This is a predicted structure of a 72-nucleotide RNA (transfer RNA) from a Candidatus Aenigmatarchaeota archaeon. The coordinates come from a structure-prediction model, not an experiment, and the mean pLDDT is 81.
[in-house]
RNA sequence: GGGCCAGUGGUCUAACGGUAUGACGCAACCUCCGCAAGGUUGAGGCUUCGGGUUCAAUUCCCGACUGGUCCA
Numbered sequence: 001g002g003g004c005c006a007g008u009g010g011u012c013u014a015a016c017g018g019u020a021u022g023a024c025g026c027a028a029c030c031u032c033c034g035c036a037a038g039g040u041u042g043a044g045g046c047u048u049c050g051g052g053u054u055c056a057a058u059u060c061c062c063g064a065c066u067g068g069u070c071c072a
Stems, first nucleotide, its partner, number of pairs: 001071007010024003018055001026042005048064005
């Protein structure tokens, strides 16, 4: 320098065009003599950034950035 793949709460992950899912973690409450486990509820994301298409974009297209991988 070129090809390919990925980027979503603190972490991991789902969502193949229609107001972003689940798990772990966190907080409160219930339960217990207490702890752990268990149960209920809640906070936390506007999806790496910029543009385009569309009534509507995490999703499709273009560019950039970051990371991984392969080739030279």